Predicted 3D model of a 413-nucleotide RNA (Bacterial RNase P class A) from an Acidobacteriota bacterium. The coordinates come from a structure-prediction model, not an experiment, and the mean pLDDT is 77. Lineage of the source: Bacteria > Pseudomonadati > Acidobacteriota. A source record names the gene rnpB. Its Rfam family is "Bacterial RNase P class A". It is annotated as a ribozyme. The model forms 94% of the base pairs in the Rfam consensus.

RNA sequence: CAGCCGGACCGGACGGUCGCUUUCCGCGCUUUCGGGCGCGGGGAGAGGAAAGUCCGAACUCCGCAGAGCAGUGUGCCGGAUAACGUCCGGGGGGCCGGGUUCAAGCUCGGUUGACGGAAAGUGCCACAGAAAACAUACCGCCACGGCGGCAACGCCGGGGUAAGGGUGAAAAGGUGCGGUAAGAGCGCACCGCCGCGGCAGUAAUGCAGCGGGCAGGGCAAACCCCACACGGAGCAAGACCAAAUAGGGAGGAAGUCCGCGGCCUGGAAACAGGUCGGGGACACGUGCCUGCUCGGUGCGUCAAACCUUCGGGUAGGUCGCUAGAGCCGCGCAGCAAUGCACGGCCCAGAGGAAUGGCCGUCCAGCAGGAGCAAUCCCGCGGACAGAAUUCGGCUUACAGGUCCGGCUGCCAC
Numbered sequence: 001c002a003g004c005c006g007g008a009c010c011g012g013a014c015g016g017u018c019g020c021u022u023u024c025c026g027c028g029c030u031u032u033c034g035g036g037c038g039c040g041g042g043g044a045g046a047g048g049a050a051a052g053u054c055c056g057a058a059c060u061c062c063g064c065a066g067a068g069c070a071g072u073g074u075g076c077c078g079g080a081u082a083a084c085g086u087c088c089g090g091g092g093g094g095c096c097g098g099g100u101u102c103a104a105g106c107u108c109g110g111u112u113g114a115c116g117g118a119a120a121g122u123g124c125c126a127c128a129g130a131a132a133a134c135a136u137a138c139c140g141c142c143a144c145g146g147c148g149g150c151a152a153c154g155c156c157g158g159g160g161u162a163a164g165g166g167u168g169a170a171a172a173g174g175u176g177c178g179g180u181a182a183g184a185g186c187g188c189a190c191c192g193c194c195g196c197g198g199c200a201g202u203a204a205u206g207c208a209g210c211g212g213g214c215a216g217g218g219c220a221a222a223c224c225c226c227a228c229a230c231g232g233a234g235c236a237a238g239a240c241c242a243a244a245u246a247g248g249g250a251g252g253a254a255g256u257c258c259g260c261g262g263c264c265u266g267g268a269a270a271c272a273g274g275u276c277g278g279g280g281a282c283a284c285g286u287g288c289c290u291g292c293u294c295g296g297u298g299c300g301u302c303a304a305a306c307c308u309u310c311g312g313g314u315a316g317g318u319c320g321c322u323a324g325a326g327c328c329g330c331g332c333a334g335c336a337a338u339g340c341a342c343g344g345c346c347c348a349g350a351g352g353a354a355u356g357g358c359c360g361u362c363c364a365g366c367a368g369g370a371g372c373a374a375u376c377c378c379g380c381g382g383a384c385a386g387a388a389u390u391c392g393g394c395u396u397a398c399a400g401g402u403c404c405g406g407c408u409g410c411c412a413c
Base pairs, nucleotide, nucleotide: 001409002408003407004406005405006404007403008402009401010400012362013361014360015359016358017357018356020045021044022043023042024041025040026039027038028037029036030035047384051395052394054393055392056391057390058389059234060233061232062231071230072229073228074227075226076090077089078088079087080086091115093112094111095110096109097108098107099106100105116225117224121223122222123219124218125217138165139164140161141160142159144157145156146155147154148153173191174190175189176188177187178186192214193212194211195210196209198207199206200205238319239318240317241316248310249309250308251307252306255282256281257280258279260277261276262275263274264273265272266271283301284300285299286298287297288296289295326345327344328343329342331340332339333338363382365380366379368377369376370375
C1' cells in the first nucleotide's frame, strides 16, 4: 500500500426565498368571558434505525380464597439491570489460523451457537450404501478343503475378518507399536470414555491419582422427562367537562259562565242525568307588534303539548402528553456490562396527523472529454426510511464516508 474479517462513529454543509406545525410577546377584531380569529416579530421542529411489533418494563383499567391439571415460555456458571429470551465476564463444545508431535493429540490467538436430560419411554435418521443400530459382509484380505495347472496362479465350497476400499451429514472409541493365517482392546503406551474418592475454584468446571478394555451412534428448534417462571387487555389504556336531537325520572302557573249539535240511559212526552264535539263572553298565563303602558293579535288554561330541572350516553373539548430508568461534560470504582458523585442543559408533542418545495455556492460519488502528468472542462447526482404514551433490548433495511484492531499478500529499509 492492497484485499478480507470484526468493532465504533457520521448519515451531506452553508446561504437566500416561499410555505407548514407548535410556543412566547405585541397590536387589532370578536366573545356565551373559558376563549376564538387575523396581522407583525422571536424561539423550537424526526431516526440510527422513528421500521418489524419479536421480547422486557413503566403507566392505566379489569380480574383475583387456596391448590392442582392443561397451556405458554425459559434452560452451562457468576455478575449487570427497573426488568428481559438482553448485555458483560468465565467454563466447556464447534469452526478458522499459527506453533508443536511419527501420529492421534496438545497448545496459543480469533470467532461462534436456545449450551438441562439421548443411561425413563416412544419415534425419526431423506438420497446413497451390503448395512443407519438385534451389524444377515458389497468390494477386498486370510488360512483350510476340493478341482484344474509343471509352477505362478485360477475356479468352487463352507468359514474367519470391521484392518483397507467404496457410500454417506453420520459406519459401532482414536493414534502408534506389538501381535496374528489375515485381523481384532487380542496385548501395551498415549489420547478419549465410565466409575471411585482427593485437591483447586463462589460456581460452571478443571487437575492429577486409582480401578475398568470400553458398555451407551445421532436428533429433544420430534413427542417427552426434569427444574423454574407466567392473570387479561392495552394511550382507540383511562380520567374529567359536556351541545343539539331522541328516550328516562321529578316538578310547575292560570277557569268560570252561557248557548248549539250528536250519542247513551230513564220517561208516553215535556224533560232530567251522563258523555263527546265545536262556539261565544270575561278572567288568567305567555309569545309577538315595541324598550315600557294602553291597545291589537297568536297560543294555552285539567297536564298531551309547553316550561323548569335531574341523570346516563353521543358529537365536541380538556387532561393523560412528554423533565425522562433523560442528554452532555468530567471524575471515581470495576477486566467489563454497569454503578456512584459533581457541574451544565431542556431537546417535536401534532391528532387525518406539521417537520417541505425552489434557487445559488461547496463537499463526497459516477460518466464523458482534453493533457505525458499534476490537473482542467462539462454533465448527472445524495442510501434506507420517516415520530403518534414513554423507555431498555433484539432483528431487519441502508448510497457513501471516517477511525481502530486482527489476518494475509506485495514493495522499501